The prediction has a mean pLDDT of 76.
Predicted 3D model of a 93-nucleotide RNA (TPP riboswitch aptamer (THI element)) from a bacterium.
Of the family's consensus pairs, 91% are formed in the model.
The sequence was found by an Rfam model in a public genome assembly.
[in-house]
Formats: sequence, C1' cells, structure tokens
RNA sequence: ACAAUCCGUUAGGGGUGGUCCAACUGGACCUGAGAGAGUCCCUCCGAACCUGACCCGGGUCAUACCGGCGUAGGAAAACGGCACUCCAACUUG
Repeated sequence: ACAAUCCGUUAGGGGUGGUCCAACUGGACCUGAGAGAGUCCCUCCGAACCUGACCCGGGUCAUACCGGCGUAGGAAAACGGCACUCCAACUUG
C1' cells in the first nucleotide's frame, strides 16, 4: 500500500405516514431500515432528513406507494483499527 462504499469509539443529526375496526394509552393491514420504533437510519465522497410541495406523471381502498423534480436549495464529525499478499528500508546468516 492493501478487505474500506468496512469495523469500532465518542459525539451529533433524523423520521414516524396511509386504510379499516374501533373509541382503548388498543388492534389488523399497506409501504419502508424504521410508522415515537429498533441504537432503525444518517453524519460532508453527506437522497438520513428538511424545503420547493396543498408540485408533476403513473398507480392504489388509501398514502411521497412508484417515478420525476434532483447536477435544485439546505442538512449533523472527530478519532482509532485488522488478515492474506506485495513493496521499501534496516539487521542477521
């Protein structure tokens, strides 16, 4: 140098809709990592998430459900670490 779009530590950021039954602080179902939930996702090489947006097209019982918008505008960080193999330097033979 190399698995690294990896793992870990500490810290920080984020979302929680739709339909139905019901009327309970509840249950079932849909999408999703996550529907106040699981340390679930994301932290600048940043579509986690927010804005635009009561947006546009398609689809659905319905909903950002799918696609577009999106090379848009924002958005939360520092540190540590390994095998095989390869290279270099040094030491010994």